[in-house]
A computed fold for a 111-nucleotide RNA from a marine sediment metagenome, annotated as SAM riboswitch aptamer (S box leader). The coordinates come from a structure-prediction model, not an experiment, and the mean pLDDT is 82. The RNAcentral record of the sequence draws on MGnify. Its Rfam family is "SAM riboswitch aptamer (S box leader)". Its family is annotated with regulation of gene expression in the Gene Ontology.
RNA sequence: UCUUAUCGAGAGUGGCGGAGGGACAGGCCCUUGGAUGCCACGGCAACCGGUCUUUUUUAAGGUGUCCAGGUGCCAAGUCCUGCGGGAACUUCGCGCUCCCGGCAGAUAAGA
Numbered sequence: 001u002c003u004u005a006u007c008g009a010g011a012g013u014g015g016c017g018g019a020g021g022g023a024c025a026g027g028c029c030c031u032u033g034g035a036u037g038c039c040a041c042g043g044c045a046a047c048c049g050g051u052c053u054u055u056u057u058u059a060a061g062g063u064g065u066c067c068a069g070g071u072g073c074c075a076a077g078u079c080c081u082g083c084g085g086g087a088a089c090u091u092c093g094c095g096c097u098c099c100c101g102g103c104a105g106a107u108a109a110g111a
Stems, first nucleotide, its partner, number of pairs: 001111007012041005020030003024082004042074003046071003049067002052064001054062002078104001083101005089095001
């Protein structure tokens, strides 16, 4: 970089340090009552892996349970929106709300 899958669930304390952070833009929010980051310990269980169960003639595959080895994660739905379509409302301004699809992003598995 490409492909596929998932993204309304879940899970924080302490230490160091000292000003920005939530990918980008707008909004909104977190933050000197100490953010982001790093470290230690703790936790979660999404994917891979493993255990058990169930379905199946068997296998593959599927349902469910558990584990926590690998990756990952532990403010807010991926915080919301971004592009296109549809529906309701409307002060008729894509103004506002909702739905569907897409883009972008994150994570995993594979190439």